[in-house]
This is a predicted structure of a 354-nucleotide part of an RNA (small-subunit ribosomal RNA, central domain) from a metagenome.
Its mean pLDDT, the model's own confidence on a scale to 100, is 85.
Rfam family: Bacterial small subunit ribosomal RNA.
Context: one part of a larger RNA
RNA sequence: UUAGGUCUAAAACAUUUGUAGCCUGUUCUGUAAGUUCUUUGUGAAAUUGUUGCGCUUAACGUAACAGCGUGCAAGGGAUACUGCAGAACUGGAGACUGGGAGACGUAACGAGUACGAUUGAGGUAGCGGUAAAAUGUUUUAAUCUUAAUCGGACUAACAAUGGCGAAGGCACGUUACGAGAACAGAUCUGACGGUGAGGAAUGAAGGCCAGGGGCGCAAAAUGGAUUAGAUACCCAUGUAGUCCUGGCCGUAAACACUGAUUACUAAACAUUGUGCUCUCCUAGAGAGAGUGCAGUGCUGUAGGGAAGCUGUAGAGUAAUCCACCUGGGGAGUACAGCCGCAAGGCCAAAACUU
Numbered sequence: 001u002u003a004g005g006u007c008u009a010a011a012a013c014a015u016u017u018g019u020a021g022c023c024u025g026u027u028c029u030g031u032a033a034g035u036u037c038u039u040u041g042u043g044a045a046a047u048u049g050u051u052g053c054g055c056u057u058a059a060c061g062u063a064a065c066a067g068c069g070u071g072c073a074a075g076g077g078a079u080a081c082u083g084c085a086g087a088a089c090u091g092g093a094g095a096c097u098g099g100g101a102g103a104c105g106u107a108a109c110g111a112g113u114a115c116g117a118u119u120g121a122g123g124u125a126g127c128g129g130u131a132a133a134a135u136g137u138u139u140u141a142a143u144c145u146u147a148a149u150c151g152g153a154c155u156a157a158c159a160a161u162g163g164c165g166a167a168g169g170c171a172c173g174u175u176a177c178g179a180g181a182a183c184a185g186a187u188c189u190g191a192c193g194g195u196g197a198g199g200a201a202u203g204a205a206g207g208c209c210a211g212g213g214g215c216g217c218a219a220a221a222u223g224g225a226u227u228a229g230a231u232a233c234c235c236a237u238g239u240a241g242u243c244c245u246g247g248c249c250g251u252a253a254a255c256a257c258u259g260a261u262u263a264c265u266a267a268a269c270a271u272u273g274u275g276c277u278c279u280c281c282u283a284g285a286g287a288g289a290g291u292g293c294a295g296u297g298c299u300g301u302a303g304g305g306a307a308g309c310u311g312u313a314g315a316g317u318a319a320u321c322c323a324c325c326u327g328g329g330g331a332g333u334a335c336a337g338c339c340g341c342a343a344g345g346c347c348a349a350a351a352c353u354u
Base pairs, nucleotide, nucleotide: 004325005324006323007308008307014202015201016200017199021195022194023193025089026088027087028086029085030084031083033082034081035078036077037076038075039074040073041072042071048066049065050064051063052062053061054060092192093189094188095187096185097184098183104178105177106176107175108174109173110172111155112154115151116150117149118148119147120146121145122144126137127136163170164169207248208247209246210245211244212243216242217241221237222236223235224234259321260320261319262318263317264316267299269297270296271295272294273293274292275291276290277289278288279287280286303310304309327354328353329352337346338345339344
């Protein structure tokens, strides 16, 4: 390279957006670049094949014809497909309208239990902690009960196999401003689409910089235990941090270990949103049944698979585009480069070894 693969064996970028590129609905007309047919020219010799001739024969030499040279150039035709140009279409896509659903985002305001502190009142000897203890705390009155005030963090039940979001993630209430999806209508645009190298944006926890804040929890640290030891597990303290504002870092078992999009291919059940039909009705934004579309799950046929399993949200049957893989270790390391305040990140080998 051809090819084969990527849930679990090596391998889907953390996620989205989007440039180039690649791919691309239906109909008609033109063109003839790709494509295809044909003609001409050219495509060295040697080599190869056939038939002759010449060395006694052969090898060899020589002549003619054929073949090879798979190509290139020019001329003339064909027009299904691709391209290009023009005209049209509505199924893809988008816009619009309608009433609903939602922990979707940002900001502000408000609420609540618990916890801690302070103060007042009551009350008296322990409290706390453990397997058992001790460190600790307490007559300067603790623990406990009660009232008030202050403080920061968090948001029980409802809660679900539930919902929303591209992913990370999102849950007390109200308001404001934004965003997306589904369903229904079929009013508009008329292929405007798919994927996406580079690029850009977002990106848990943790860490970093500056300024606030600090109740609880708690790396580091200290003490008490345990133990042969105990730089641990257990206990008592406790600083960064956790919280807020602004900036940086850019990584995770960032997982469904499963890239995106499109078409097709059995059923059953549950559930969320929405539309339609029917029945009941206390006429309600009610209850029940059926059904369409969209989502979330579960069982499972065919098929697939090494099996586990998967199975209309494929890992099935096909198509397009992108990323990645090629024995184990060395190593996601070194060097160089780029990024970062740093920590480090991205890109990414080889010797050697087996």